[in-house]
Context: one part of a larger RNA
């Protein structure tokens, strides 16, 4: 894993309430006694509750207390009480399992830590200290040198203690080991036996190391069921209602109280929400600059100020601030000369809705919300961000769409069926369901993107040229004074500087470009002819283009695939859900009617947490060892019966001796979870 079995709101006692049963201005015994088959019955009147309040009291009393006042207020102005069931608090382990800790009294030093007695152990090699001889040497030491000698936390290296690196091992062979490798190895060595110190103590070359395989406080037992504002788990069945994630306050933020919002009795009532209709206040949105600010551009203004300038000065002129005014362009949460639309609050009302709404009063549960719309703040007009407000959904919500997809769109699911019509979304195939019509778009745009860039095309609206000939082509002209004048080496339309006339023309520039050393040449402008009928520009509106690179595979339609099966606009049918309609049927409330349990009629019947009602079933006890049973009890297997469920019968077969059921009562009363407990595979 898995089966089986075990496994969690008890009990006692005080409060409080709700039902119920006695007795009622009463009610009722405790301890005890007495008595039965028995908890029946009977006796104890100790006490307790109630019958009067009111005030701090004194004190007064159907009233008291405020107080000068009965002026107004506050509080009282007759049902209780004992029992039983039931719901909830409080004391207690208090629904069940679960600490890490604390605190007492004990057991450990056969492991390891230091120490104390008494042994025991260290294979071989290699240095060769001190001091000694003897020999030099000195005046006398000193000193040198040879040989002796044998030191020593020496030095190499087994035994033996160790544990350096690495490999392997890592459900090992072993809860620390094995290879090779590696330290120390006469010493602060190592080791046998015996003793000695211990739990806030002990040891300790000091690592919070060690103290019997897990020590920053061992280890048993007990205190003890310590406490857990944590987590986790709580076992039958249906039926109605049906929440919060918010205020306030908390050594309080993942907890509580109280308030809100559920719920279930009981109750005054017409108090409630909504349509309309009046009547309000206001300072949001917008606007606007009149007020406070902040902010252009111009003109004026001045014995104003700083700067330039001219001038011998006087002064003048010019520029930049400022100072006031006209005009004028703009801005604001903490500006308003102005102002909605909602929402608010109030009164009317034959709009509709219906115990909705309010009081008492018994039970909760919620205080972690989340998402989108909408109006802000914070952040960066970032976030599936945060934080308010105001709706909607999820939460506690199924069903249809959004390919998938709590929060989006649609729509609220009593039970049943292969009935109709719908909604959102859809109608070429996968897939139920289609045809039209008029543009549009060629980019597979549809089917992902900006800023900004294009004669992409389809329309609107304007300018302006055009049979007196436009627009583009093509032929042709495109001069003359003149090389204008100045500069200049030249400067001739075309380096530069000045000026830019006049002439002849159909027209023709003191020259737009190109070009020259300058000239020259080549085009333009501008005319004319050829041709021929619409050109040419600006704005703005649709659909496209371009901008557009990522990470396993196409991969930004759900696929295929589609020039409509894309897109705008209409118009037609048609799918399309548990929503609506129709059929059956259940069950709740309500009202009706009567035979009081049954009809009809009307509204309901999503559901967590959580209120309330109603039921099945186990075990056991009363009736009762009855009714039943060797012509087969219980138990166990099968099985096509029956009930809205939790359950409940029949038959049959195995069993082989029990044992209902209906009607009370009493609980050690229902299992799938608890890293639950035991066993078993």
């Nucleotide at each position: 894993g898995c089966a089986u079995g075990g496994g969690a709101g008890u009990u006692a006692u005080c409060u409080u309430u709700u039902g119920u049963u006695g007795c009622a201005a009463g009610c009722u015994u405790a301890a005890g006694g007495g008595g039965u088959g028995a908890u029946a019955c009977c006796c104890g009147u100790a006490g307790g509750c109630g019958u009067a309040g009111g005030g701090a009291a004194a004190c007064c009393g159907a009233g008291u207390c405020u107080u000068a006042a009965u002026a107004g207020g506050g509080c009282a102005u007759u049902a209780g009480u004992a029992g039983c069931a039931g719901g909830a608090g409080g004391u207690a382990g208090a629904c069940g399992c679960g600490a890490a800790a604390c605190u007492a009294g004990g057991c450990g030093a056969c492991c390891u830590a230091u120490c104390c007695a008494u042994g025991g152990c260290c294979a071989g090699g290699c240095u060769g200290a001190a001091g000694g001889u003897u020999g030099g040497g000195u005046a006398a030491u000193a000193c040198c040198a040879u040989c002796u000698g044998a030191a020593g936390g020496g030095c190499c290296g087994a035994a033996c203690c160790g544990g350096u690196g690495u490999a392997c091992g890592u459900u090992g062979a072993a809860a620390u080991g094995u290879g090779c490798u590696c330290g120390g190895a006469u010493g602060a060595g190592u080791u046998g036996u015996g003793g000695a110190u211990a739990g806030c103590a002990g040891u300790g070359a000091a690592a919070a190391g060690c103290u019997a395989a897990a020590c920053g406080a061992g280890c048993c037992u007990a205190g003890a069921g310590a406490u857990a504002c944590c987590u986790c788990g709580u076992u039958c069945u249906c039926a109605c209602c049906g929440a919060a994630a918010u205020a306030u306050a908390u050594u309080u933020a993942g907890g509580u109280a109280u308030a809100g919002c559920c719920u279930c009795a009981g109750g005054u009532u017409a108090a409630g929400c909504u349509g309309c209709u009046c009547g309000g206040g206001g300072g949001u949105a917008g606007a606007g600059c009149a007020c406070u600010g902040g902010u252009u551009g111009u003109c004026a203004u001045g014995a104003u100020g700083g700067g330039g300038g001219a001038g011998c000065a006087a002064u003048c002129c010019u520029u930049c601030a400022c100072u006031u005014g006209g005009c004028u362009g703009c801005u604001a949460a903490a500006c308003u000369c102005c102002g909605a639309a909602u929402a608010c609050c109030g009164a009317g009302u034959u709009u509709g809705c219906a115990u909705u709404u309010c009081c008492u009063g018994g039970g909760a549960g919620u205080c972690g919300g989340a998402c989108u719309g909408u109006g802000g703040g914070g952040g960066a007009u970032a976030a599936g961000c945060u934080c308010c407000a105001u709706g909607g959904u999820c939460g506690a919500g199924a069903g249809g769409g959004a390919a998938a997809c709590a929060g989006c769109c649609c729509a609220g699911a009593c039970c049943c069926a292969c009935g109709g019509a719908u909604a959102a979304g859809g109608u070429c195939u996968c897939u139920a369901a289609u045809u039209c019509a008029u543009a549009c778009u060629a980019a597979g745009u549809g089917u992902g993107a900006a800023a900004g860039g294009a004669u992409g095309u389809u329309g609107a609206u304007g300018a302006u040229c055009a049979u007196a000939a436009a627009c583009a082509g093509c032929u042709g002209g495109g001069a003359g004074g003149u090389u204008g004048g100045c500069u200049u080496a030249g400067a001739a339309g075309c380096a530069g500087c000045c000026a830019u006339c006049c002439u002849u023309u159909a027209a023709a520039c003191a020259a737009c470009g190109c070009g020259u050393a300058a000239c020259a040449g080549c085009g333009g402008a501008c005319c004319a002819g050829u041709c021929u009928a619409g050109g040419u520009u600006a704005u703005u509106a649709g659909c496209g283009c371009c901008g557009a690179a990522a990470a396993u595979g196409u991969a930004u339609c759900g696929a295929g695939g589609c020039u409509a099966a894309g897109u705008a606009u209409g118009a037609u049918a048609c799918c399309g859900a548990a929503g609506c309609c129709g059929g059956g049927g259940g069950u709740u409330g309500c009202a009706u009617a009567u035979u009081u349990a049954u009809a009809u009629g009307c509204a309901g019947c999503g559901g967590u947490a959580g209120g309330u009602g109603a039921g099945c079933g186990u075990a056991c006890u009363g009736c009762g060892g009855u009714a039943g049973g060797a012509u087969g009890a219980a138990g166990u297997u099968g099985g096509a019966c029956c009930g809205a469920a939790a359950g409940g019968a029949c038959c049959a077969a195995u069993a082989g001796a029990c044992g209902a059921a209906a009607c009370a009562g009493u609980a050690g009363u229902g299992a799938g979870a608890a890293u639950c407990c035991a066993u078993g595979c």

A computed fold for a 681-nucleotide part of an RNA from a marine metagenome, annotated as large-subunit ribosomal RNA, domain II. It matches the Rfam family "Bacterial large subunit ribosomal RNA". Gene Ontology terms of the family: structural constituent of ribosome and ribosome. The coordinates come from a structure-prediction model, not an experiment, and the mean pLDDT is 84. The RNAcentral record of the full RNA draws on SILVA.